RNA sequence: GAAUGACAAAGCUAAACCCGGAGCGAUCCGGCGACAGAAAACUAUAGGGUCUCAGUAUUACUGAGAUAGCCAGUUGCCUUU
Numbered sequence: 001g002a003a004u005g006a007c008a009a010a011g012c013u014a015a016a017c018c019c020g021g022a023g024c025g026a027u028c029c030g031g032c033g034a035c036a037g038a039a040a041a042c043u044a045u046a047g048g049g050u051c052u053c054a055g056u057a058u059u060a061c062u063g064a065g066a067u068a069g070c071c072a073g074u075u076g077c078c079u080u081u
Base pairs, nucleotide, nucleotide: 002081003080005078012037013036018031019030020029021028022027035069041074042073043072047071048070049067050066051065052064053063054062055061056060
C1' cells in the first nucleotide's frame, strides 16, 4: 500500500417500546433500554432515493424542510492475508 471481516482485544454507537420536551409535520433532543452496526464516525454546501409541509396544478412540477441506521462521498481503529 492492497484485500478481508472467520476468531479475538481495546473501545464506540444505540433500533423498537416507554417517559419528558421541541416542531403543523416528516423528524429531532434528553432519560431508559439494546435490535443491531466494521464505519451505525463526518457530510443533507455536490448527486440519487424515501418522507413531510406549502403552492401551483392534477398525480406531476416548484419551493421550503427531514432522513447519513437507504444508496452515495470523505476520513479512519483493530484482526487476518

This is a predicted structure of an 81-nucleotide RNA (c-di-GMP-I riboswitch aptamer) from a Mycoplasmatota bacterium. Lineage of the source: Bacteria > Bacillati > Mycoplasmatota. Its Rfam family is "c-di-GMP-I riboswitch aptamer". Rfam 15.1 lists 5,092 matches to the family in 1,772 species. It was read from a public genome assembly, where an Rfam model found it.